Predicted 3D model of a 351-nucleotide part of an RNA (small-subunit ribosomal RNA, central domain) from an uncultured delta proteobacterium. Rfam family: Bacterial small subunit ribosomal RNA. The full RNA is in RNAcentral, with records from ENA, Greengenes and SILVA.
[in-house]
Context: one part of a larger RNA
RNA sequence: CUGGGCGUAAAGAGCACGCAGGUGGUGUGGUAAGUCCUGUGUGAAAUCCUUCGGCUCAACCGAAGACGGUCAUAGGAAACUGCCAUGCUAGAGUACGAGAGGGGAAAGCGGAAUUCCCAGUGUAGAGGUGAAAUUCGUAGAUAUUGGAAGGAACACCGGCGACGAAAGCGGCUUUCUGGCUCGUUACUGACACUCAUGUGCGAAAGCGUGGGGAGCAAACAGGAUUAGAUACCCUGGUAGUCCACGCAGUAAACGAUGUGCACUAGGCGUUGGAGGAUAUUGACCCCUUCAGUGCCGCAGCUCACGCGUUAAGUGCACCGCCUGGGGAGUACGGUCGCAAGGCUAAAACUC
Repeated sequence: CUGGGCGUAAAGAGCACGCAGGUGGUGUGGUAAGUCCUGUGUGAAAUCCUUCGGCUCAACCGAAGACGGUCAUAGGAAACUGCCAUGCUAGAGUACGAGAGGGGAAAGCGGAAUUCCCAGUGUAGAGGUGAAAUUCGUAGAUAUUGGAAGGAACACCGGCGACGAAAGCGGCUUUCUGGCUCGUUACUGACACUCAUGUGCGAAAGCGUGGGGAGCAAACAGGAUUAGAUACCCUGGUAGUCCACGCAGUAAACGAUGUGCACUAGGCGUUGGAGGAUAUUGACCCCUUCAGUGCCGCAGCUCACGCGUUAAGUGCACCGCCUGGGGAGUACGGUCGCAAGGCUAAAACUC
């Protein structure tokens, strides 16, 4: 290389959009590029293979035949693929009627709690721990009542519940806005799937500029613990956490499981719709069905664990990735970044 693989052994890109490329439903007619058949030409010799022969055998040598091609050319076939034309509606999409939702953005509002400040009551402790101490307090703390300020987060509802491509999303109201599901007919008529390069989004921490700063809290200081204690515990505490704009682009970014389509026993929950049955108008209950989300489980798969119509089963299409451990996700080079660093990515050597 071929091959075999990618939930946990090495291996699914963090997620999406999407050009090129690859692949592509169904009928009819045409074409004949692919495909298939036949003829002709050519495919040097030597070599290889088969048969026969020559050196006493063999190697070696000689002869005949065979083999050898994305080959050329002529004629033909038309099932399949392609191409052209024209249809279809089962894929895809649009319209219409309903529906659920912490999907996104902006503005405004609310209550509980923490802290600080002011005032009242009140007096000697409070706080903290395994026990203490640092710390706070007679300049009146802790506790308690009233008032005021400010920032951040939204108890209960809350649920293997919802939504979103993923990251993620939870007080309330308003405005703007994306997607999804169900139902019925109607419309378009393959308009589709995937996607190297590319583009966008992307938790936390971090960076830049300007704000903000209640609580928490890297660093740091002190008190303890300890043989030591650059920790775990305690008292403090700055960046940061919050907002605006910009950068960064990584995570056990996990379902450690790429996307799409089709097929293959069931059972029990639950969310959103539709239809039916029952009843008394209803809520509930029951049946059917579509879309999601969970548990169990047959066949099958798997080394096993387990997966099992939400597949890791059976197939198809396309992309990404792996190829012994360490060296190393490192060096060098390139590229991106303000930096931190990211992306791409070896070798010597060694086991």